RNAcentral holds the sequence, with entries from ENA. A computed fold for a 72-nucleotide RNA from a Planctomycetaceae bacterium, annotated as transfer RNA.

């Protein structure tokens, strides 16, 4: 160099192109307890970055960053 392939919340996962982006743990708050824990009710925080497709994009196309893998 050239081909696959991943990149979604603090972490580790889901999510036929349909929209309210879900779940477990972690975190904060309140409750329960003489405290802690354990459980029990709320909460906050995400789609690797740019353009295009579409009525609609986490998803599809393409050009980057970057992590694994094959070949040479």
């Nucleotide at each position: 160099g050239g081909c696959c392939u991943g990149a979604u919340a603090g972490u580790g996962a889901a999510a036929u192109g349909g929209a309210a982006a879900u779940c477990a743990c972690a975190c904060c708050c309140g409750g329960c307890u003489u405290c802690u824990a354990c459980c029990c009710g709320g909460g906050g925080a995400g789609u690797c970055c740019g353009g295009g497709u579409u009525c609609g994009a986490a998803u599809c196309c393409u050009g980057g960053u970057u992590g694994g893998g094959c070949c040479a």
Overview:
Its mean pLDDT, the model's own confidence on a scale to 100, is 81.